Context: one part of a larger RNA
RNA sequence: UUGGGUUUAAAGGGUGCGUAGGCGGCACGCCAAGUCAGCGGUGAAAUUUCCGGGCUCAACCCGGACUGUGCCGUUGAAACUGGCGAGCUAGAGUGCACAAGAGGCAGGCGGAAUGCGUGAUGUAGCGGUGAAAUGCAUAGAUAUCACGCAGAACCCCGAUUGCGAAGGCAGCCUGCUAGGGUGCGACAGACGCUGAGGCACGAAAGCGUGGGUAUCGAACAGGAUUAGAUACCCUGGUAGUCCACGCAGUAAACGGAUGAAUACUAACUGUUUGCGAUACAAUGUAAGCGGUACAGCGAAAGCGUUAAGUAUUCCACCUGGGGAGUACGCCGGCAACGGUGAAACUC
Numbered sequence: 001u002u003g004g005g006u007u008u009a010a011a012g013g014g015u016g017c018g019u020a021g022g023c024g025g026c027a028c029g030c031c032a033a034g035u036c037a038g039c040g041g042u043g044a045a046a047u048u049u050c051c052g053g054g055c056u057c058a059a060c061c062c063g064g065a066c067u068g069u070g071c072c073g074u075u076g077a078a079a080c081u082g083g084c085g086a087g088c089u090a091g092a093g094u095g096c097a098c099a100a101g102a103g104g105c106a107g108g109c110g111g112a113a114u115g116c117g118u119g120a121u122g123u124a125g126c127g128g129u130g131a132a133a134u135g136c137a138u139a140g141a142u143a144u145c146a147c148g149c150a151g152a153a154c155c156c157c158g159a160u161u162g163c164g165a166a167g168g169c170a171g172c173c174u175g176c177u178a179g180g181g182u183g184c185g186a187c188a189g190a191c192g193c194u195g196a197g198g199c200a201c202g203a204a205a206g207c208g209u210g211g212g213u214a215u216c217g218a219a220c221a222g223g224a225u226u227a228g229a230u231a232c233c234c235u236g237g238u239a240g241u242c243c244a245c246g247c248a249g250u251a252a253a254c255g256g257a258u259g260a261a262u263a264c265u266a267a268c269u270g271u272u273u274g275c276g277a278u279a280c281a282a283u284g285u286a287a288g289c290g291g292u293a294c295a296g297c298g299a300a301a302g303c304g305u306u307a308a309g310u311a312u313u314c315c316a317c318c319u320g321g322g323g324a325g326u327a328c329g330c331c332g333g334c335a336a337c338g339g340u341g342a343a344a345c346u347c
Base pairs, nucleotide, nucleotide: 003319004318005317006316007301008300012315014201015200016199017198021194022193023192025088026087028085029084030083031082033081034080035077036076037075038074039073040072041071042070049065050064051063052062053061054060091191093187094186095184096183097182098181103177104176105175106174107173108172109171110154114150115149116148117147118146119145120144121143125136126135162169163168206247207246208245209244210243211242216240220236221235222234223233259314260313261312262311263310264309267292268291269290270289271288272287273286274285275284296303297302320347321346322345329340330339331338332337
């Protein structure tokens, strides 16, 4: 490389958009590049194979035959691929109507809790633990009440729910905005699928500048525990946690360890949102989210119309363990580090 694979054995890119490329619906006409057929040329000889012959045999040598992918020219065919032209509507899209949603961004508002401040009541404890101690408290704490301030998060509803490409999204209201769904079948007419590079998005932690800081809380300090205790437990507590702008670009990015798209292949059942029907139904249909299960698949566990089934297209990735996601080089980054990514050696 071929092959075989990628839920769990090595292996699906974190996710989307999209360039080149690859692949592409129904039907008609033309062309004849691919394709197929006929003919011609070329495809050197030696070598290989088969047949025959010559050295006493063989190796060796000689003659003949076969083979010769392919390439070129020419004459045709027109099913398929392709090109051109002119069409179609089942794919994709637009429009109109309708319903749903924690989709995104911005602004405003609300209550509870927490901490702090002021005042009041009140007096000796509070807090914490397995038990304690550090800590707080007669300079009046803890507890209770009233008022005020601050920051962060939104109880119940809440669900096996919903939305989003993924990351993710949850108090209420308003504005702006995006996507999907259903129904109609008006418009348009293959405009499609995938997607190397590329571009964008991307939890948490982290970084830069400036704010903010109630809670929690790496580091750190103290108290315990212990043989020790650089921990688990306790009292504090800085960065951070929050906001704005910029960077970073990684995760068991797995909420499917399962790439995207299309078609086909028994059923049953729960649920969300439509349509349709209606009696308040039953049955039906579309798009989701779940549970069983036929065929089939699978090493098994299991998967099973949301496939890991049957097929096609395109991309990504794997090829024994360790060394190692390391070294070196290059690219990116303020840095931390990220991307790409070996070998010796060893089993």
Annotation: A computed fold for a 347-nucleotide part of an RNA from an uncultured bacterium, annotated as small-subunit ribosomal RNA, central domain. Rfam family: Bacterial small subunit ribosomal RNA. RNAcentral holds the full RNA, with entries from ENA and SILVA. The coordinates come from a structure-prediction model, not an experiment, and the mean pLDDT is 85.